[in-house]
RNA sequence: UCCCGAUAAAGGCAAACCUCAAGUGAUUGAGGGACGCAAAGGAAAGGGUCUCUAUAAUAAAAUGAUAUAUUAUAAAGAUAGCCUUGCUACCGAA
Numbered sequence: 001u002c003c004c005g006a007u008a009a010a011g012g013c014a015a016a017c018c019u020c021a022a023g024u025g026a027u028u029g030a031g032g033g034a035c036g037c038a039a040a041g042g043a044a045a046g047g048g049u050c051u052c053u054a055u056a057a058u059a060a061a062a063u064g065a066u067a068u069a070u071u072a073u074a075a076a077g078a079u080a081g082c083c084u085u086g087c088u089a090c091c092g093a094a
Base pairs, nucleotide, nucleotide: 004092005091012037013036017032018031019030020029021028022027035081041087043085045084046083047082048079049078050077051076053074054073055072056071057070058069059068
């Protein structure tokens, strides 16, 4: 230095849920709160998932139109506490 990660020390973050706020929404910010986390610190590059809009197909209903549900495609987004990747970082036993 790298891998690694103790019933070590010092510290750190904060899921669900509640309140307020932003957004059509996924979700996000602040406060409370701790399920967990050794990168649960950054970055949406790849995959996954989710949202919204448009189009197409299918399904049921309907005279028809509108509207609904599911699936696919495309655009725009969300998620780094889903995985990979890349960047940075505290401590130091085996």